[in-house]
Context: one part of a larger RNA
Molecule: small-subunit ribosomal RNA, 3' major domain
Organism: uncultured bacterium
RNA sequence: UGACGGGGGUCCGCACAAGCGGUGGAGCAUGUGGUUUAAUUCGAUGAUACGCGAGGAACCUUACCUGGGCUAGGAUGCCUUUGACAACUUUAGAGAUAGAGCUUUCCUUCGGGACAAAGUGCAAGGUGCUGCAUGGCUGUCGUCAGCUCGUGCCGUGAGGUGUUGGGUUAAGUCCCGCAACGAGCGCAACCCCUAUUGUUAGUUGCCAUCAUUAAGUUGGGCACUCUAGCGAGACUGCCGGUGAUAAAUCGGAGGAAGGUGGGGAUGACGUCAAAUCAUCAUGCCCCUUAUGUCCUGGGCUACACACGUACUACAAUGGCUAAUACAGCGCGAAGCAAUACUGUGAAGUGGAGCGAAUCGCGAAAAUUAGUCUCAGUUCGGAUUGUAGGCUGCAACUCGCCUACAUGAAGUCGGAAUUGCUAGUAAUGGCAGGUCAGCAUACUGCCGUGAAUACGUUCCCGGGCCUUGUACA
Numbered sequence: 001u002g003a004c005g006g007g008g009g010u011c012c013g014c015a016c017a018a019g020c021g022g023u024g025g026a027g028c029a030u031g032u033g034g035u036u037u038a039a040u041u042c043g044a045u046g047a048u049a050c051g052c053g054a055g056g057a058a059c060c061u062u063a064c065c066u067g068g069g070c071u072a073g074g075a076u077g078c079c080u081u082u083g084a085c086a087a088c089u090u091u092a093g094a095g096a097u098a099g100a101g102c103u104u105u106c107c108u109u110c111g112g113g114a115c116a117a118a119g120u121g122c123a124a125g126g127u128g129c130u131g132c133a134u135g136g137c138u139g140u141c142g143u144c145a146g147c148u149c150g151u152g153c154c155g156u157g158a159g160g161u162g163u164u165g166g167g168u169u170a171a172g173u174c175c176c177g178c179a180a181c182g183a184g185c186g187c188a189a190c191c192c193c194u195a196u197u198g199u200u201a202g203u204u205g206c207c208a209u210c211a212u213u214a215a216g217u218u219g220g221g222c223a224c225u226c227u228a229g230c231g232a233g234a235c236u237g238c239c240g241g242u243g244a245u246a247a248a249u250c251g252g253a254g255g256a257a258g259g260u261g262g263g264g265a266u267g268a269c270g271u272c273a274a275a276u277c278a279u280c281a282u283g284c285c286c287c288u289u290a291u292g293u294c295c296u297g298g299g300c301u302a303c304a305c306a307c308g309u310a311c312u313a314c315a316a317u318g319g320c321u322a323a324u325a326c327a328g329c330g331c332g333a334a335g336c337a338a339u340a341c342u343g344u345g346a347a348g349u350g351g352a353g354c355g356a357a358u359c360g361c362g363a364a365a366a367u368u369a370g371u372c373u374c375a376g377u378u379c380g381g382a383u384u385g386u387a388g389g390c391u392g393c394a395a396c397u398c399g400c401c402u403a404c405a406u407g408a409a410g411u412c413g414g415a416a417u418u419g420c421u422a423g424u425a426a427u428g429g430c431a432g433g434u435c436a437g438c439a440u441a442c443u444g445c446c447g448u449g450a451a452u453a454c455g456u457u458c459c460c461g462g463g464c465c466u467u468g469u470a471c472a
Base pairs, nucleotide, nucleotide: 001472002471003469004468005467007466008465009464010463011462012461013460015456016455019420020419021418022417023416026312027311029309030308031307032306033305034303035302042053043052064298065297067295068294069293070292077122078121079119080118081117082116083115088101089100090099091098092097105114106113107112125287126286128285130283134281135280136276138274139272141270146185147184148183149182150181151180152161153160154159165176166175167174191264192263193262194261196232197231198230199229200228201227202226205222206221207220210219211218235258238252239251240250241249242248314413318372319371320370321369322368323367330361331360332359335354336353340349341348342347379410384405385404386403387402388401389400390399426448427447428446429445430444431443432442
């Protein structure tokens, strides 16, 4: 100087408390461990692994296994030789491949060039090893308020001071004081979205007035809604109290919004030899008729079990039936698909319109009426059988969906444990990426919409000051 303390002081955080909902019990989905296996490819492992890499394993992917093949190989350049290669048909084969048939170059200044094949060598290839050789990228402490430097001063020196102190703040934020005076990286602001409004612009958007229609459908209009450019607006600016006359804080006015308005992006010096050589790049080492490469089939989907994360429930604040209303983010050409018809349905037929403020994809909880009356039930939907639909060469291993039948566990969950402070939790659906097909996951979006916070004694984590130390 740090680190540590079941030392002290002080401050903060959904850390506790106050509340609301969960997890832990059930079924199923998914990931992991373990076991099994020819293979169940590899990585991630307290917090900071475990719906993680994977934003989607039937083939492909694919790295693994079985078996069958190839050996300068899939790329590029140079040299030599040749003029084809490919496509199509056909034979063998599981296919990769191998054979046969058919067909067969182009430009030219005639030197050559383009393209392709074969040979040859330099060279390729490796998801093989090492993340403890590395770059890059990432997690975490932590959006915590810290981390430092120059000069000066103090100390023999390591170092200290500044950065401590008194207040204050979300903040090393600001004020005051002070052997310090300044400065940098962080904080804040600048950026984006959102909440209010003015103005500009009115088509594909809108409709107050006039006419018209089944319908903003059409004429008309751009006031309103909305869209998207440019502005305004919030700064403790104003008033009062407290305070050191300061910084600030408490209350109030006005205001759409008030003291960082609400979200996002943004992550200082560093810590964990943290993660990643399998995104990529790369040193060293290793393989080179194989640890490379092509193909078929299988596996990654196994299953006495254990754990994590979700989904669905156990019901009446509910289930079912019928009627009926209201979104936003988005997406659409190998696409979105309306009206219509067929089917109990998944879906099919057919195809208007739309490269989309024009056309299409499109809500559910809610509301109204009826029924069920507390049951393992008209709850719950696992499992299984049969019959179908869709995608796709192909749904056996191993997809999704529909109908009928079946109708398991489950009556609110032990010890323990977790999220959340407001348009939040809880709850309801929708969209998108991935994608031929496949979503209970992920990323977003809107609808309905709470309770509680006395407080900081305690648990956990962190900041600052101080103290002890046989630790570095």